[in-house]
Description
A computed fold for a 72-nucleotide RNA from Mediterraneibacter faecis, annotated as transfer RNA. The organism belongs to Mediterraneibacter, within Bacteria. The RNAcentral record of the sequence draws on ENA. It matches the Rfam family "tRNA". Its family is annotated with triplet codon-amino acid adaptor activity in the Gene Ontology.

RNA sequence: UGACGUAUAGCUCAAUGGCAGAGCAUCCGGCCGUUAACCGGAAGGUUGCCGGUUCAAGUCCGGCUAUGUCAG
Repeated sequence: UGACGUAUAGCUCAAUGGCAGAGCAUCCGGCCGUUAACCGGAAGGUUGCCGGUUCAAGUCCGGCUAUGUCAG
């Protein structure tokens, strides 16, 4: 420098162009003599950045940034 992939909650990951979710972690409650475990609930997101297409974009298109692999 080029090719390909990835970027979504604190972490690991989902999500046919049509209300952004799960597990773990955190907080509250239940259970228990206590803790752990177990059960219920809550909170937590400008979907990497800037644009485009569309009635509607996490998703499609372009550029950029970061990162991984490969090639030189």